[in-house]
């Protein structure tokens, strides 16, 4: 550097659902809870999905646990 181990180990995150709270909404945050995750850390850059609005759009917003890309990083079987 690559890679991510037929249950390696240490440590980490936390879907659905429930409660509280913020938001018109998508959804966010906190607590509980674990389906999963080797970047399920971070960034809306490209695509996509969704919300608001509209005659239809633009604009605006949400999703990083939809895909790609960028960026930083713990551990260490193997090469």
């Nucleotide at each position: 550097c690559u890679c991510g181990a037929c249950u390696a180990a240490a440590g980490g995150c936390a879907a659905a659902c429930c409660u509280g709270u913020c938001g018109u909404a998508a959804g966010g945050c906190a607590g509980g809870g674990a389906c999963g995750c080797a970047a399920a850390g971070c960034c809306a850059c490209g695509g996509g999905a969704c919300c608001c609005u509209u005659g239809a759009g633009c604009c605006g917003g949400u999703c990083a646990g939809c895909c790609g890309g960028g960026u930083u990083a713990c551990c260490g079987a193997a090469g």
Description
Model confidence (mean pLDDT): 86 of 100. Predicted 3D model of a 79-nucleotide RNA (c-di-GMP-I-GGC riboswitch aptamer) from a Nocardioidaceae bacterium. Taxonomically the source falls in Nocardioidaceae (Bacteria, Actinomycetota, Actinomycetes, Propionibacteriales). The model forms 95% of the base pairs in the Rfam consensus.